[in-house]
Context: one part of a larger RNA
RNA sequence: UGACGGGGGCCCGCACAAGCGGUGGGGCAUGUGGUUUAACUCGACGCAACGCGAAGAACCUUACCUGGAUUUGACAUCCCGGGAAUCCUAUCGAAAGACUGGAGUGCCCUUCGGGGAACCCGGAGACAGGUGCUGCAUGGCUGUCGUCAGCUCGUGUCGUGAGAUGUUGGGUUAAGUCCCGCAACGAGCGCAACCCCUAUCUUUAGUUACCAUCAUUCAGUUGGGGACUCUAAAGAUACUGCCCCGGUCAACGGGGAGGAAGGUGGGGAUGACGUCAAGUCCUCAUGGCCUUUAUGUCCAGGGCUACACACGUGCUACAAUGGGCAGUACAAAGGGUAGCGACAUCGCGAGGUGAAGCCAAUCCCAUAAACCUGCCCUUAGUUCGGAUUGGAGUCUGCAACUCGACUCCAUGAAGCUGGAAUCGCUAGUAAUCGUGGAUCAGCACGCCACGGUGAAUACGUUCCCGGGCCUUGUACA
Numbered sequence: 001u002g003a004c005g006g007g008g009g010c011c012c013g014c015a016c017a018a019g020c021g022g023u024g025g026g027g028c029a030u031g032u033g034g035u036u037u038a039a040c041u042c043g044a045c046g047c048a049a050c051g052c053g054a055a056g057a058a059c060c061u062u063a064c065c066u067g068g069a070u071u072u073g074a075c076a077u078c079c080c081g082g083g084a085a086u087c088c089u090a091u092c093g094a095a096a097g098a099c100u101g102g103a104g105u106g107c108c109c110u111u112c113g114g115g116g117a118a119c120c121c122g123g124a125g126a127c128a129g130g131u132g133c134u135g136c137a138u139g140g141c142u143g144u145c146g147u148c149a150g151c152u153c154g155u156g157u158c159g160u161g162a163g164a165u166g167u168u169g170g171g172u173u174a175a176g177u178c179c180c181g182c183a184a185c186g187a188g189c190g191c192a193a194c195c196c197c198u199a200u201c202u203u204u205a206g207u208u209a210c211c212a213u214c215a216u217u218c219a220g221u222u223g224g225g226g227a228c229u230c231u232a233a234a235g236a237u238a239c240u241g242c243c244c245c246g247g248u249c250a251a252c253g254g255g256g257a258g259g260a261a262g263g264u265g266g267g268g269a270u271g272a273c274g275u276c277a278a279g280u281c282c283u284c285a286u287g288g289c290c291u292u293u294a295u296g297u298c299c300a301g302g303g304c305u306a307c308a309c310a311c312g313u314g315c316u317a318c319a320a321u322g323g324g325c326a327g328u329a330c331a332a333a334g335g336g337u338a339g340c341g342a343c344a345u346c347g348c349g350a351g352g353u354g355a356a357g358c359c360a361a362u363c364c365c366a367u368a369a370a371c372c373u374g375c376c377c378u379u380a381g382u383u384c385g386g387a388u389u390g391g392a393g394u395c396u397g398c399a400a401c402u403c404g405a406c407u408c409c410a411u412g413a414a415g416c417u418g419g420a421a422u423c424g425c426u427a428g429u430a431a432u433c434g435u436g437g438a439u440c441a442g443c444a445c446g447c448c449a450c451g452g453u454g455a456a457u458a459c460g461u462u463c464c465c466g467g468g469c470c471u472u473g474u475a476c477a
Stems, first nucleotide, its partner, number of pairs: 001477002003474003007471007015461002019425005026316008034307002042053002064302007073127001077126002079123005086103003091098002107116003129291002132289003138285002140280003143276001145274001150189006156165003169180003195268004200236007210225002214223002239262001242256005318418001322377006334365003339358002343354004384415001389410007431453007
């Protein structure tokens, strides 16, 4: 100087408390461990691994296994020889591939002999290749403490020195934020602000959006309008600016006015010096090592989907604040041409057939659902719950057996609120309801985004956890 203390002081955080809803019990989905297997590819392991890499394993992917092939190679550059490329085709084969026959001659230069560019075949070797090892050799990227308020430097001063001071102190703040004081005076990286979205208003603009007034229609449908909504560009607005009180005539705090909004208005992006030899050699790059008729490459099939069990994360329930049937409102944000597909028609349905429109504020996906109204159910393993299984189908796709999703009929399991323990959340939040998107042929209870309905509680900081500052002890570094 740090680190540590079941030392002290001050302070903060959904850290506790106060509340609301869960997890832990059931069924299923998904990840992991374990076990199994020819293989069940690999990585990730307290927080910070476990719906994680994977924004989508039937083939492919694929790295694994079995079998069949191959050796200048699936891919790159260079050399030599031959042939245009390309297309059709017999045989063997699971395919990869092996082998046969045929068609076919383009482009540029040309001295018409030929040469060249691309592409294909054959040959020799330099070399290619490796998702092989080492993340404890590395770059890059990322997680975490933590959006915590800290981390440092120059000069000066003090100290033999390590170092200290500044950065401590008194206040204050979300903040090393600001004020005052002070052997310090300044400065840098962080904080804040500058950026984006959102809340209010103005101006500009008015189609595909809008409709108050005037006509018109089943319908903003058409004429028309430029007010309103909205869209999207430019601006304005909030600064403790004003008033009162407190405070050191300070920073600042409390209250009030005005205002759409008030003291950081709400949210996002933004992550200092560093820590964990944290994670990643399987994104990529890369040193070293290993491999080179194989640890490379191609193919078929299988596996990654196994199942006495254990754990994590979710979905769905156990019901009446509910379930069923009928009627009936109101969104936002997205996506669409190898696409979205209205409408008509067939089918109980998944869906099929025909087909308008739309490269989209125009057309489509697309009925939002919870809500509301009426009727039935009356506390029951039920008209709750939907697992499981049987049968029949639809769709995608060479192909749904291993191993897809969905539909219909039948079946109708466990489950009556979950032990110890444990998680999230302070407001348009939790809870609850549906919608869209990426990936994607198909496949979503996951992920990312969107809106609808919309709470309860916070006395307080003694305690648990984590963190910041000062101080103290130490046989630790």
Molecule: small-subunit ribosomal RNA, 3' major domain
Organism: metagenome